[in-house]
RNA sequence: CUCUUAUCCAGAGAGGUGGAGGGAUAGGCCCGAUGAAACCCGGCAACCGGCGGUUUGAAAAUUAAAGACCAUCACAGCCAUGGUGCCAAUUCCUGCAGGAGUGAUCCUGAAAGAUGAGAG
Repeated sequence: CUCUUAUCCAGAGAGGUGGAGGGAUAGGCCCGAUGAAACCCGGCAACCGGCGGUUUGAAAAUUAAAGACCAUCACAGCCAUGGUGCCAAUUCCUGCAGGAGUGAUCCUGAAAGAUGAGAG
């Protein structure tokens, strides 16, 4: 970089350094010296990851280590040591197609993009 696939209306500091930009792209609309990007700390989340069941132990009840057998798959739930990711606004909105409406506008699907996992 390309391909496959899942997700994208939830969540996340009034900290330090830093100094003017940022929200992918285009148009819009926003954020920003009451400090942007970036870095550090902190946090969120749970994609990858971890936690299986029955039985012996076993005694009225509950239960640990260890053993045996079955499964080694999926769902739900729980966890957060590790690998990413994320921390204004729905992916900020629209950008193509279809639909509703006199209209403002609204709805649905795609495209594009982002992130994870897998493959080349």